Transfer RNA from a bacterium, 72 nucleotides, folded computationally.
It was read from a public genome assembly.
RNA sequence: GCCGCCUUAGCUCAGUGGUAGAGCAACUGUUUUGUAAACAGUAGGUCGUCGGUUCAAAUCCGACAGGCGGCU
Numbered sequence: 001g002c003c004g005c006c007u008u009a010g011c012u013c014a015g016u017g018g019u020a021g022a023g024c025a026a027c028u029g030u031u032u033u034g035u036a037a038a039c040a041g042u043a044g045g046u047c048g049u050c051g052g053u054u055c056a057a058a059u060c061c062g063a064c065a066g067g068c069g070g071c072u
Stems, first nucleotide, its partner, number of pairs: 001071007010024004018055001026042005048064005
């Protein structure tokens, strides 16, 4: 220098154009003499950034940034 893949909640990951989700973690409550466990609930997101397409974009297209891998 060229090519490919990845970027979504604190962590690990779903979500292939129509209101963003799960598990774990956190917090509150119930239970317990107390803790843990269990059960019920709550909160937590500019979907890496900037543009484009579309009535509508996490999703499709482009550029850029970061990470990983391959080739030279």

Rfam family: tRNA. The family's RNA type in Rfam is transfer RNA.